[in-house]
RNA sequence: GCCGGGGUAGCUCAGUUGGUAAGAGCGCAUCACUCAUAACGAUGAGGUCGCGAGUUCGAUUCUCGCCCUCGGCA
Numbered sequence: 001g002c003c004g005g006g007g008u009a010g011c012u013c014a015g016u017u018g019g020u021a022a023g024a025g026c027g028c029a030u031c032a033c034u035c036a037u038a039a040c041g042a043u044g045a046g047g048u049c050g051c052g053a054g055u056u057c058g059a060u061u062c063u064c065g066c067c068c069u070c071g072g073c074a
Base pairs, nucleotide, nucleotide: 001073002072003071004070005069006068007067010026011025012024013023019057028044029043030042031041050066051065052064053063054062
């Protein structure tokens, strides 16, 4: 330099053939339980969907550029 995968909650990841609410597990907070802690249970908080632009009535989703990361080729 070329090709391909990935970037979504604190972590690991799913998701939407463009549409009225963006999710799971773990973690965290509160409550309940207990003599107490843990476990189990209930509730809740937490997100510029990597950045910018374009298309569109509407973009996390499509297109372009850039950044980061993983792998392959040279």